[in-house]
RNA sequence: AGGGUUUGAUCCUGGCUCAGAACGAACGCUAGCAGCGUGGAUUAGGCAUGCAAGUCGUGCGCGAAAGUCUUCGGACGAGUAAAGCGGCGAAAGGGUGAGUAACACGUAACUAACGUACCCCUCAGAUUGGGAUAACCACUGGAAACGGUGGAUAAUACUGAAUGGUCCUAGGAAGGACAUCCUUCCGAAGGUAAACGGCGGCUUCGGCUGCUGUUGAGGGAGCGGGUUGCGACCUAUCAGCUUGUUGGUGAGGUAACGGCUCACCAAGGCUAUGACGGGUAGCGGGUCUGAGAGGAUGAUCCGCCACACUGGGACUGAGACACUGCCCAGACUCCUACGGGAGGCUGCAGUCGAGAAUCUUCCACAAUGGGCGAAAGCCUGAUGGAGCGACGCUGCGUGUAGGAUGAAGGCCUUAGGGUUGUAAACUACUGUCACGCUAUAGGAACCCGUGUAGGUUAAUAGCCUGCGCGCUGACCAAAGCGAGAGGAAGUGCCGGCUAACUCCGUGCCAGCAGCCGCGGUAAGACGGAGGGCGCAAGCGUUGUUCGGAAUCACUGGGCAUAAAGGGCGCGUAGGCGGCCAGUUCAGUCGGAUGUGAAAUCCCCCGGCCCAACCGGGGAACUGCAUUCGAUACUGACUGGCUAGAGGAUGGUAGGAGCCAAUGGAACUCCAGGUGGAACGGUGAAAUGUGUAGAUAUCUGGAGGAACACCGGUGGCGAAAGCGAUUGGCUGGGCCAUUUCUGACGCUGAGGCGCGAAAGCUAGGGGAGCGAACGGGAUUAGAUACCCCGGUAGUCCUAGCCGUAAACGAUGGGUACUGGGCAAUGGACUUACCUAUGUAGUUCAUUGCUGUAGCUAAUGUGUUAAGUACCCCGCCUGGGGAGUACGCUCGCAAGGGUAAAACUCAAAGGAAUUGACGGGGGAUCACACAAGCGGUGGAGCAUGUGGUUUAAUUCGAAGCAACGCGAAGAACCUUACCUAGGCUUGACAUGCAGGGGCUAGUCCGGUGAAAGUCGGAUGAUUACCUUCGGGUGUGACCUGCACAGGUGUUGCAUGGCUGUCGUCAGCUCGUGUCGUGAGAUGUCGGGUUAAGUCCCAUAACGAGCGAAACCCUUGUCGUUAGUUGCCAGCGGGUAAUGCCGGGGACUCUAGCGAGACUGCCGUUGUUAAAACGGAGGAAGGUGGGGACGACGUCAAGUCAUCAUGGCCCUUAUGGCCAGGGCGACACACGUGCUACAAUGGCCGGUACAAAGGGAACCAAGACCGCGAGGUGGAGGCAAUCCCACAAAGCCGGCCCCAGUUCGGAUUGCAGGCUGAAAUUCGCCUGCAUGAAGUUGGAAUCGCUAGUAAUCGCGUAUCAGCCAUGACGCGGUGAAUAUGUUCCUGAUCCUUGUACACACCGCCCGUCAAGCCACGAAAGCGGGGAGCGCUCAAAGUCGCUUUGUCCAACCUUCGGGAGGACGGCGCCCAAAGUGAGAUCCGUGAUUGGGACUAAGUCGUAACAAGGUAGCCGUAGGGGAACCUGCGGCUG
Repeated sequence: AGGGUUUGAUCCUGGCUCAGAACGAACGCUAGCAGCGUGGAUUAGGCAUGCAAGUCGUGCGCGAAAGUCUUCGGACGAGUAAAGCGGCGAAAGGGUGAGUAACACGUAACUAACGUACCCCUCAGAUUGGGAUAACCACUGGAAACGGUGGAUAAUACUGAAUGGUCCUAGGAAGGACAUCCUUCCGAAGGUAAACGGCGGCUUCGGCUGCUGUUGAGGGAGCGGGUUGCGACCUAUCAGCUUGUUGGUGAGGUAACGGCUCACCAAGGCUAUGACGGGUAGCGGGUCUGAGAGGAUGAUCCGCCACACUGGGACUGAGACACUGCCCAGACUCCUACGGGAGGCUGCAGUCGAGAAUCUUCCACAAUGGGCGAAAGCCUGAUGGAGCGACGCUGCGUGUAGGAUGAAGGCCUUAGGGUUGUAAACUACUGUCACGCUAUAGGAACCCGUGUAGGUUAAUAGCCUGCGCGCUGACCAAAGCGAGAGGAAGUGCCGGCUAACUCCGUGCCAGCAGCCGCGGUAAGACGGAGGGCGCAAGCGUUGUUCGGAAUCACUGGGCAUAAAGGGCGCGUAGGCGGCCAGUUCAGUCGGAUGUGAAAUCCCCCGGCCCAACCGGGGAACUGCAUUCGAUACUGACUGGCUAGAGGAUGGUAGGAGCCAAUGGAACUCCAGGUGGAACGGUGAAAUGUGUAGAUAUCUGGAGGAACACCGGUGGCGAAAGCGAUUGGCUGGGCCAUUUCUGACGCUGAGGCGCGAAAGCUAGGGGAGCGAACGGGAUUAGAUACCCCGGUAGUCCUAGCCGUAAACGAUGGGUACUGGGCAAUGGACUUACCUAUGUAGUUCAUUGCUGUAGCUAAUGUGUUAAGUACCCCGCCUGGGGAGUACGCUCGCAAGGGUAAAACUCAAAGGAAUUGACGGGGGAUCACACAAGCGGUGGAGCAUGUGGUUUAAUUCGAAGCAACGCGAAGAACCUUACCUAGGCUUGACAUGCAGGGGCUAGUCCGGUGAAAGUCGGAUGAUUACCUUCGGGUGUGACCUGCACAGGUGUUGCAUGGCUGUCGUCAGCUCGUGUCGUGAGAUGUCGGGUUAAGUCCCAUAACGAGCGAAACCCUUGUCGUUAGUUGCCAGCGGGUAAUGCCGGGGACUCUAGCGAGACUGCCGUUGUUAAAACGGAGGAAGGUGGGGACGACGUCAAGUCAUCAUGGCCCUUAUGGCCAGGGCGACACACGUGCUACAAUGGCCGGUACAAAGGGAACCAAGACCGCGAGGUGGAGGCAAUCCCACAAAGCCGGCCCCAGUUCGGAUUGCAGGCUGAAAUUCGCCUGCAUGAAGUUGGAAUCGCUAGUAAUCGCGUAUCAGCCAUGACGCGGUGAAUAUGUUCCUGAUCCUUGUACACACCGCCCGUCAAGCCACGAAAGCGGGGAGCGCUCAAAGUCGCUUUGUCCAACCUUCGGGAGGACGGCGCCCAAAGUGAGAUCCGUGAUUGGGACUAAGUCGUAACAAGGUAGCCGUAGGGGAACCUGCGGCUG
């Protein structure tokens, strides 16, 4: 510090997600030790049991027992324990966070408005009386808890009087302050206190003296009460709240101020700077995170607050409305004799419950601290310790060194090796921790005892202080010794992010997953293993917080198109505000002072071996307050100015607004004339109108709406919007003058007004147009587009509505920042010339282009989206949704405001490259057109599908499968089926063993054969040799490895091939442009068959393609001359190059020549090139072929071959016989033959090329009607043969018919090949003689030696199902004006929501499943408030007439006073009523999200096939359609 994820790729916007740190954690796996911390976060749910607050005999009166002893009387125990009166404490300590949004907390102040027990200091005191009462005793009630009556008694308990410096109530004086006032002094009268108590020492008994307690006053310290400023949550879908409320006067009350309470008076008080209401929450120091600012949090420790079963209340007290006190009410639990009682763990342990989850019913007061006490001491679940839990932080260990046959085993392997790995074994050593044994430091100093010194004192008592010695440890236990590597390693991950890779298993299954995403047979992503990476007594997971996130942006973001400018204006509060001067010093800045508790964080030093942890010091605590100073800026106040703003005067343009009047054209209707059959409408039609006279045309009349031309990115207005003419009324702008005012300004939350179209209410009006509706078409349908009609509406008046793509998708204002060209409205200048013209300057407005800058880019660019300032509005991923609920406005339609659950990992902007378009432009192709001939109809052949079958083997599937693999299926082939039989195998290699009865050959049985069983015969070689033989090896047999597979995967592959396409394209280097993907080059103008060439050019060059080079064909030359040829010469024959010979010719086959737009002309840019011409055998690539760029189709092929993986192994291998691949209702493709007279048949007759031939071609001859047979000359081929070419030509017949066309089918008889023609061959002869008379929709080929037509040959091959395929020649056309259309292709451009790319994408209803939410008759519950009823306990008030009573007074009657009782106010709980609010649930219902390949359509994206979208209204299964107005996205 960033990374992953939207795309084919890019940049941006934007969300999601990861890496970090942390935790009072929990869960999974694992676990050696120690130190220090830490541990009920949920039910403030309920609690058994024990303990957690007592102490004092030096305040008081009493006063046992057990037990022991005994003289039996008693004594000791013992004036002890316990209880009681009294004092102090119990308000602290400890727990928890329910409540509380508050002066509760924090901070800074105030209290001149207050209190304070214990502690300290100072001063002054403590005089004199009195009456009771617990304990106790007696009686007595009750189950108990707990009492009752009578009697006796004490005090530091209670109490009368005195004194009193204090305090209260008048007054006076001085000083001070902050408004009420405060301090000090003087002072009359009245009132107000106590405990000579307790314990000592000495004593001459007079007293002296010590400690302690006590009363009053003053002071201190510490603590507390009260008040105030400021600070800190969410919600406006809570906007108004308040009646003791706000203030005053008086009174009461309090320690004290105060509506704190009451009476009266006034009507105030709070609120957009958020009152009131609702929700949530203890607050702070701090903690976590972060660079910081911030954000989150408030465990442990410290401070404060609140609470103590729930609610209310007071008492006591210095202090409480009191955790382990009291009273009442309620819920719950327990006891009960049923009459009544008892209780409160949110103290420490512990228990149940709920929960993912949180410990011991431990030890000790030794230390620290607290209470009481004079003290010893007692109490202390505070505290100190121990225990449990890896819950956290920290430290240590699980060995160290050597050790390569790199052991074994595991895993992988290309089979060589690699890796685990110096790791282990093994050798040497060490001894932490744990274990065992032994011993001991420190935490301990007090108190007390004792010794001693000093002080007090008359005192060596006593008391106080210092020093020495002794006494006190719950718990912990670091030192020494011993033994032995011995007891001690796991966990997560290994596709990217993110460090770490292989094998096996699995096969969209099982599973993984934080995001992207893995898994459908070769998974580095699942599971296992080996290996590796990380951390380590832990490691992971989950949850939460901060960070990354500049993703709420103060630091530090945005709003043209990504989310985001309000439709527009006026204006309130608020915010901001020109120039000069003065005053002030509030903001601001600086200094000082106080405070900011401690702990924490940071720095330094120190203590535990280190660290964690702890101690000391410093810094810091960014804050607040006070005070002193500064005065530039801001504010406030004062005075001035004119540049902002406004006024005045004079001009000026205008569809600016409102009202009224007027006008012409068009249209429709009405009346009449003319006229006579159609009109109208469309892609084409029809509905409609018309002989009852339309349309057309003329005349006249009526009506309503809108205002052509001018008209213009021209004008006006804030926007919406505004267009005939004239008049009236009204608003605003601009220019000029620089005359007046003197900052009067800008913006503007709320508020108010205006606001297209549609729509609503009422009344008019209604020509045209025209939602709805009716009809006609179109269509699969057509609730649409088109047509004919047509109602609301459109128009007017009055009133609503308040929305639009209300758009420049760009809020308003001010200032600044290069230009150029125009337009509109003014003013001015000079010159030309004058015309209102031209040129120029300036102000305002409206546009275009464009520099810098800005921007993600597109773009914007003085009319900013630049640079700045001010103010307002708005945004924070997509969907859900501008929806629900609530509120509000509206007559309604609906508008405004405005969520959540749930769901996705994207949604989006701009630009790029492609692809596509029922977009555009240019161009090409037998693409169409123009032609010729076919296919589709028939029969047959062949291939395919389908069906059938035991099998009909397999593959090929639009073009680019279908006479294709197959250039030859009767057996074989053959892969399929049935049956039989073989198992190291039909074939290869290696190892081991075997044997002379070996291999081979022959024969027999069985069998369909294969095979199997049996018999006979019987070799062979390399070396050594002692010639007996031995060893090795081949062949063979047996066994083991292995062979074999046309089994699977062409979507694991190589190779080969098809196709786009012989289309002209596809790229690269360098440079340049762009943030980038990319672009440029390769575009543009011409030209070409061509990215062919030329020109131009930020490109310059180059490569693969095109072309050329190669083959063939067309002309000529030359060379050569057999097997080819024969002109001339010779010979010969019936005839023939037959022979001699010849090279002339043809031909053959080598080498050359030739054609290059080279020449001429025209056009063209002086080009490339095109056109025409000459010459030439050939002319513009002469014809044909081979040759196929980058790539596309996961195209085809695992069955040509090769090959990875998988599968079979007495079978999916191998052999054999027979069958099948040839089936047949049917469908399709490719062909052949035809349908006839341009023909058929018969006879005669002419002319090829290219091939093939030895298990072959086969001549002549003979036989056969023929197929063919016999036979075998010649030929290994320019020699011989196949081999007669056919169409053609000549002659004849047929005469338009199912024929002398056509030949299918069938019968009979034959031939040939072959072991074998039944399934299932070809051929011949005779006979038979089917369909078919030119073929629907549709569709194919071909542009010249082509189509058409005619025959010939070859491969394969025994033969052949060949009509196929590949070649060869013969005869030999027609047409092309052209590119509108169909198909395909190329280039440029445009749009795009497509990129597995239009066979794309995608919308809505309906149906199904599931999820969350809304509505809903209702039902159930919660919290809060209000009214009323009842009213406990209790304080307060009254009680003159209730009852009772020790202290004082008394005249002894009583009084004062008190207690109880009674009454009253207030009031908890309870009851009740009406509402508001929140939550749950609810038959049914509504839309929404998601889901596999459901149904219907095709709305959107291309002109998406009717451009789309926005608002509104109507309609419709649905997307949607239509009307009106608007926008261009």